[in-house]
Small-subunit ribosomal RNA, central domain from an uncultured prokaryote, 346 nucleotides, folded computationally.
Context: one part of a larger RNA
RNA sequence: CUGGGCGUAAAGGGCGCGUAGGCGGUUUAGUAAGUUGGGAGUGAAAGCCCGGGGCUUAACCUCGGAACUGCGUUUAAGACUGAAAGGCUUGAGUAUGGAAGAGGUAAGUGGAAUUCCUAGUGUAGAGGUGAAAUUCGUAGAUAUUAGGAAGAACACCAGUGGCGAAGGCGGCUUACUGGUCCAUUACUGACGCUGAGGCGCGAAAGUGUGGGGAGCAAACAGGAUUAGAUACCCUGGUAGUCCACACUGUAAACGAUGAGUGCUAGACGUCGGGUAGUAAUAUUCGGUGUCGCAGCUAACGCAUUAAGCACUCCGCCUGGGGAGUACGGUCGCAAGAUUAAAACUC
Numbered sequence: 001c002u003g004g005g006c007g008u009a010a011a012g013g014g015c016g017c018g019u020a021g022g023c024g025g026u027u028u029a030g031u032a033a034g035u036u037g038g039g040a041g042u043g044a045a046a047g048c049c050c051g052g053g054g055c056u057u058a059a060c061c062u063c064g065g066a067a068c069u070g071c072g073u074u075u076a077a078g079a080c081u082g083a084a085a086g087g088c089u090u091g092a093g094u095a096u097g098g099a100a101g102a103g104g105u106a107a108g109u110g111g112a113a114u115u116c117c118u119a120g121u122g123u124a125g126a127g128g129u130g131a132a133a134u135u136c137g138u139a140g141a142u143a144u145u146a147g148g149a150a151g152a153a154c155a156c157c158a159g160u161g162g163c164g165a166a167g168g169c170g171g172c173u174u175a176c177u178g179g180u181c182c183a184u185u186a187c188u189g190a191c192g193c194u195g196a197g198g199c200g201c202g203a204a205a206g207u208g209u210g211g212g213g214a215g216c217a218a219a220c221a222g223g224a225u226u227a228g229a230u231a232c233c234c235u236g237g238u239a240g241u242c243c244a245c246a247c248u249g250u251a252a253a254c255g256a257u258g259a260g261u262g263c264u265a266g267a268c269g270u271c272g273g274g275u276a277g278u279a280a281u282a283u284u285c286g287g288u289g290u291c292g293c294a295g296c297u298a299a300c301g302c303a304u305u306a307a308g309c310a311c312u313c314c315g316c317c318u319g320g321g322g323a324g325u326a327c328g329g330u331c332g333c334a335a336g337a338u339u340a341a342a343a344c345u346c
Stems, first nucleotide, its partner, number of pairs: 003318004007300002012314001014201004021194003025088004031082001033081002035077005041071002049065006091191001092188004096183004103177007110154001114150008125136002162169002206247006215241002220236004258313006266291011295302002319346003328339004
């Protein structure tokens, strides 16, 4: 390289938008670039292969043939692909009327709890644990009542419920805003799919500047435990957690399952629409679950939300360790990220 693969054995990019490229619905009549058939030309000789011949044989030499699967040219064909032209509506999209939703951003606002402060009542304990102690408390704690302040998170509803491309999203209200679904006809007429580079988004932790800081809590300190205890348990406690702006760009970023299209038994639950019906219900479209047939799979299992049967495009794998490391490049304030070997060894 080919081949074979990528749920769990090595392997799906964290997710999207999209450039080049690759691939592309249906139909008409032409065209002849690809494609296919024929002709002639060329494809040096030698060599290889086949059949003869010559040295006593062989190697070697020599004659003939075949082959040289290629290239350009000419002629013909017109199915398929292409390019150009004209149509079509089922793919895609637009319009109209409805619908559900923790989708996003900003502003405002609410109650419970927690901690702290002030005041009242009240007196000796309170905390904490397996048991204790550190700790708090007669300078009046804990408990309880009233008032005040602050920050963060939103009980019940709540659901193998919903929304989002993924990360993710949950009190309430308002403003702005993205996507999705259903129905009806009408319109555009292939406008599509994928997508190397590229661009954007991207949990937590971490970084910079400025705020904020109730609770929690790496580090740290103390008390226990223990042979020791740089831990588990307890008392404290700083970064951080929160906000704004800017960076970082990684996760078991998981369904460990790339995107799109078509086809392929059923059953039950649930969410959002439509149709018929007074209703029960029936039926249809879209999502989300649990089983299960064919088929697939090494097995486990998957099974119309495929890991089944096919097609298009991208990414990735190629024995274990060395190593996701070194070196170099790119990015970053740094932490580091990304790209990514070899010797050696089994």